Molecule: small-subunit ribosomal RNA
Organism: Bacteroidota bacterium
RNA sequence: AGAGUUUGAUCCUGGCUCAGGAUGAACGCUAGCGGCAGGCUUAACACAUGCAAGUCGAGGGGCAGCAGGAGUAGCAAUACUUGCUGGCGACCGGCAAACGGGUGCGGAACACGUACGCAAUCUACCUUCAACUGGGGCAUAGCCCGAAGAAAUUCGGAUUAACACCCCAUAACAUAACUAACAGGCAUCUGUUUGGUUAUUAAAACUGAGGUGGUUGGAGAUGAGCGUGCGUCCCAUUAGAUAGUUGGUAGGGUAACGGCCUACCAAGUCGACGAUGGGUAGCUGAUGUGAGAGCAUGAUCAGCCACACGGGCACUGAGACACGGGCCCGACUCCUACGGGAGGCAGCAGUGAGGAAUAUUGGUCAAUGGACGCAAGUCUGAACCAGCCAUGCCGCGUGCAGGAUGAAGGCCUUCUGGGUUGUAAACUGCUUUUAUCAGGGAAGAAACCACAGAUUUCUAUUUGUGCCGACGGUACCUGAGGAAUAAGCACCGGCUAACUCCGUGCCAGCAGCCGCGGUAAUACGGAGGGUGCAAGCGUUAUCCGGAUUCACUGGGUUUAAAGGGUGUGUAGGCGGGCUUGUAAGUCCGAGGUGAAAUCUCCGAGCUCAACUUGGAAACUGCCUUGGAUACUAUAGGUCUUGAAUAUCGUUGAGGUAGGCGGAAUAUGUCAUGUAGCGGUGAAAUGCUUAGAUAUGACAUAGAACACCGAUUGCGAAGGCAGCUUGCUAAACGAUUAUUGACGCUGAGGCACGAAAGCGUGGGGAUCAAACAGGAUUAGAUACCCUGGUAGUCCACGCCCUAAACGAUGAUUACUCGACAUCAGCGAUACACUGUUGGUGUCUAAGCUAACGCAUUAAGUAAUCCACCUGGGAAGUACGAUCGCAAGAUUGAAACUCAAAGGAAUUGGCGGGGGUCCGCACAAGCGGUGGAGCAUGUGGUUUAAUUCGAUGAUACGCGAGGAACCUUACCAGGGCUAGAAUGUCAGGUGACCGUCGGUGAAAGCCGAUUUUAUAGCAAUAUACACUUGAUAAGGUGCUGCAUGGCUGUCGUCAGCUCGUGCCGUGAGGUGUUGGGUUAAGUCCCGCAACGAGCGCAACCCCUAUCACUAGUUGCCAUCAGGUAAAGCUGGGAACUCUAGUGAAACUGCCGUCGCAAGACGUGAGGAAGGAGGGGAUGAUGUCAAGUCAUCAUGGCCUUUAUGCCCUGGGCUACACACGUGCUACAAUGGUAACUACAAAGGGUCGCAACACAGUGAUGUGAAGCCAAUCUCAAAAAAGUUAUCUCAGUUCAGAUCGGAGUCUGCAACUCGACUCCGUGAAGCUGGAAUCGCUAGUAAUCGUAUAUCAGCAAUGAUACGGUGAAUACGUUCCCGGACCUUGCACACACCGCCCGUCAAGCCAUGGAAGCUGGGUGUACCUAAAGUCGUUAACCGCAAGGAGACGCCUAGGGUAAAACU
Repeated sequence: AGAGUUUGAUCCUGGCUCAGGAUGAACGCUAGCGGCAGGCUUAACACAUGCAAGUCGAGGGGCAGCAGGAGUAGCAAUACUUGCUGGCGACCGGCAAACGGGUGCGGAACACGUACGCAAUCUACCUUCAACUGGGGCAUAGCCCGAAGAAAUUCGGAUUAACACCCCAUAACAUAACUAACAGGCAUCUGUUUGGUUAUUAAAACUGAGGUGGUUGGAGAUGAGCGUGCGUCCCAUUAGAUAGUUGGUAGGGUAACGGCCUACCAAGUCGACGAUGGGUAGCUGAUGUGAGAGCAUGAUCAGCCACACGGGCACUGAGACACGGGCCCGACUCCUACGGGAGGCAGCAGUGAGGAAUAUUGGUCAAUGGACGCAAGUCUGAACCAGCCAUGCCGCGUGCAGGAUGAAGGCCUUCUGGGUUGUAAACUGCUUUUAUCAGGGAAGAAACCACAGAUUUCUAUUUGUGCCGACGGUACCUGAGGAAUAAGCACCGGCUAACUCCGUGCCAGCAGCCGCGGUAAUACGGAGGGUGCAAGCGUUAUCCGGAUUCACUGGGUUUAAAGGGUGUGUAGGCGGGCUUGUAAGUCCGAGGUGAAAUCUCCGAGCUCAACUUGGAAACUGCCUUGGAUACUAUAGGUCUUGAAUAUCGUUGAGGUAGGCGGAAUAUGUCAUGUAGCGGUGAAAUGCUUAGAUAUGACAUAGAACACCGAUUGCGAAGGCAGCUUGCUAAACGAUUAUUGACGCUGAGGCACGAAAGCGUGGGGAUCAAACAGGAUUAGAUACCCUGGUAGUCCACGCCCUAAACGAUGAUUACUCGACAUCAGCGAUACACUGUUGGUGUCUAAGCUAACGCAUUAAGUAAUCCACCUGGGAAGUACGAUCGCAAGAUUGAAACUCAAAGGAAUUGGCGGGGGUCCGCACAAGCGGUGGAGCAUGUGGUUUAAUUCGAUGAUACGCGAGGAACCUUACCAGGGCUAGAAUGUCAGGUGACCGUCGGUGAAAGCCGAUUUUAUAGCAAUAUACACUUGAUAAGGUGCUGCAUGGCUGUCGUCAGCUCGUGCCGUGAGGUGUUGGGUUAAGUCCCGCAACGAGCGCAACCCCUAUCACUAGUUGCCAUCAGGUAAAGCUGGGAACUCUAGUGAAACUGCCGUCGCAAGACGUGAGGAAGGAGGGGAUGAUGUCAAGUCAUCAUGGCCUUUAUGCCCUGGGCUACACACGUGCUACAAUGGUAACUACAAAGGGUCGCAACACAGUGAUGUGAAGCCAAUCUCAAAAAAGUUAUCUCAGUUCAGAUCGGAGUCUGCAACUCGACUCCGUGAAGCUGGAAUCGCUAGUAAUCGUAUAUCAGCAAUGAUACGGUGAAUACGUUCCCGGACCUUGCACACACCGCCCGUCAAGCCAUGGAAGCUGGGUGUACCUAAAGUCGUUAACCGCAAGGAGACGCCUAGGGUAAAACU
């Protein structure tokens, strides 16, 4: 110090989340020791038991119990007596019990904090000063006796003491009254002044005889009470509150002031600077965090407050309205003899309950402190210690060094090799903190007191000795043996340090956010390894931080959330120049205070640290005081530039009231006139022969004002438009003059405020919600059409909202320019120019996230107001205010999401635009879709109909050849190291072949025959079979794990890079623009300059020519020869063959053009503008296709998903689709005759030729391994003949019969031949396909595969050989530019609403039921105060009664919740 997350990517806005620190914590796993701290945050819930406040005999009467003494009885044991002594239960009395300890209910308040004040106060014990301490009296508890009661307790009688109580005396420096003087300037008044008079009030004794106490008064100290300034949470959806209320007078009351209380008088007092009401909360020093400012908290420690079962009340006392006191009411618990009583752990332990959760019914008064006491001492759950708990902080340890065969084991692996765990272990040496055992062993202790001394008036001080330790035989020290007694937890996708394997398969699960998991998960679970912390580690909860995400420090508002619709103006805030005074703010100095602890710094003490402690600093605050006066403020004076006014002009759809005008529309009347009008994309509804529409004249009505008219003008905004008049407001200009800061803004308030809407009354031509009809449509409650009511218009009154927008609040100042325009002014002024005020466009600096703004700021500054704080829920609900209503204003939350959003970028898309291309359309030719058949697919069927391909880009596709085989499928029969090959080991001697049995075959069983080489042999080697071992096998899955190959966009013209430049950036530029091209082809221009992959060219075939070569091809010339034939000699010309070259480049001419280039029935040329064709396929797209060509990761299978065999199936058949063939005929069919190709194939072959057969074919057979022989006949074509428009001499399906060929085998299931049979079909609906020239169309030929063939397919070859293209509006596809976009899985996108079921949250709801608070009335305990004849008392006084007030109880009606 930041990071993750919105997007395809970017910048911004903005929320969510994380990393840090902390805790009185809890939970999970784990756990060696010590020190120091801490430990019911919940039920102020209820409490068993014990303890927590007593003490004093030096106040008193006494003496139950204990100890001692004495006495009596007795030998003794023992019994009894005796307050005699130590002491002391209970009792009277004094002091304490108001401290200490606990808790945080209540309380938003002078409760707390801080500062000041009390001339308005009290203060026991303590200190000090002054004075005094005389006399007398009556009771009562206890004890004793008696009584009631279960008890608690109570009553009666007798007797008794005091430092208990009462009376008298004395008394002022006390208190009260009166009064004189003095002081405060005087008066009222007051007084630490000085006097005087009158009145009132005291006391207690004890004694070790030293003193200790007591009374009165003064002072101090301590503590307390009261008052005031400032500070102190949230809600305005709480705006008015208040009757003792505010003040006064008098009185009462109090320690004291005061409406504190009472009576009377007045009507005040508080409040937007937030009263009143509601909610929540003990406050502070401080604690946590933070750079700080802040924010959150208020455990432990310390100060204050409040409370003590809930509520009320007083008593006692110096002090209480009293935690361990009292009375009363209430709730609860307990005891009871049922009559009545007792109690209060929020003291320490402890129990139950609640809860995620918090300890021992411990020891001691040794120390510190407290109460009492002269003291010893007693008491002290205060305190000091110990126990429990990893709750926190701090410290220590679990060993250290060496040690490689880098052991074994684990894990991983490219696999027998390696890596890692890992110097880790083993092993060797060393050490002993800690733990264990043994021994020693503290400090904390100073006092008081006792004894003995010293100074010395035993008064005080002091010396020595003695006495006292809970913790504790603890800390600490020493010794012994032995590595011995001691490591876990979380995490490992990114943020965030740390990676692999296995399992799982959107399951199980994880998750703080983003998100993982659907068969190769570094994210789930396990393992190995690693990382981080470490006696702890993680999780959860909460706070601060990060968050500048409420912004004082330190934010914003054109478009992201956010400027009020506009003005006027109150409070408030802010405010021009000069000058004087004051000194409130401000600044400086000094003083007081800011408790201690905490924090910081420097030291010290525990072995260190935590911890404890000394000193300093700090506590940023408050108060007092002295000074300064620039600024602000305040009081006064003055000025003119801000502001305003006056004068003279100008301008305008500014406002308001009245009058007038023409055009148009509608209606009415009359006239002319006749069949339609009107309306639409097309129609219909509608109007019209009862005369419409149209035309003319006249009349009536209401509303709006064409042209001018504009980037115009005016107005605060809304808004304002014919002409004219009255009234009225404003702005601006010019000039001087006047006032003298009079100004700016403006919460509330007030006024205005389009349209629609509401009320009342008019008006009603047009237009027109609602409504009606007609269309459109799947529907059409719409768009279109015909009608049409509110309304639109006027007057008055409401409503008060708009994208009321410049999405930009008002005001002031400053800051480059250019142009246009409106209204003025100056100059003689039409140009031009200067100046003022408006309205606009462009632009610099600057600003902005960008877009953009830019003197009319969104720039630079200042003042004031308004508003914002993630999206949704929601401008909703509730409440309140306003309104006749509609509704408006104000305005949430639960819940839910991780985004929502702004600007810009690149794509894609658009029934957006522009330009261009393509057999894309158009123009043509021929098809498909109808028929039959062939073939493929779907579907269905089946034991199986193997599998794949499925829009274009699957469907005569993989398959370029399924009868068996193929074959992957099905049924059945068999084999299991297996059908093939290699290696090793063993056996046999063969193998091949032959035969037999069984069987459908495979197979199984059996028989027979039989090696080679080397060596004498044993044996070895080779070969073959067999057995075993080891490497199998799989057309099983995943093409979404892959390679390779392929399709498609598309042979479309695109796709990129380097450097530079522009932009915050994604990106852009280049590649866009103007032309041109088939082309990102080329040219020109240009912040671009270059380059790469594509295009083109280079390659092949073909068209022309030349050269070379001349067989198997050729034959012009010469010769020979045949029935004929290059047949032969020969030739090398031609054709041809196959090698090398030439040729074409817009090169030439003309026109246009800057150029590139285009054009021309141009020339020349075999070919002309790429001559024709092929190969060649950029970056990429479709998770396109293929694991079944092949290869391959992973998974699965191993007597089977492998292998062999027989048979079947892939050929099924109601049907649907694709691709084809053949046709429907005369441009034809049939028959006969006659021509002209190219390119291929051939020895397991092609086969001439001859013969047989109607034929398929058969028999024989020359030649040919091919420019030689052969398949081989080319067919359309041509000639002749016939058919004559018909289901035919068309067409040939189907079926019957007879054959041929291939093959082990043609039944399922081959092809061909012959004879016979002779179906549908007469040119094909909607729709749709191909083709632009040697093309379409048409005609045959060949080949691959192949035993044969379902080939009408595919791939090649040649023959004959057209028509048409005006053109780019439209359909489809594509390219470039541009534009909009909420799309980016990219329009097959995104996305809205209803509904069903379930679930979650919330609101309403007839009603039902709680809670607190206030009010009114009734009643009223205890108690204070007041009054009081009867009773008690000598009296003081008391009892009783009465009265006021009141906790509580009750009743009632409301409101709130």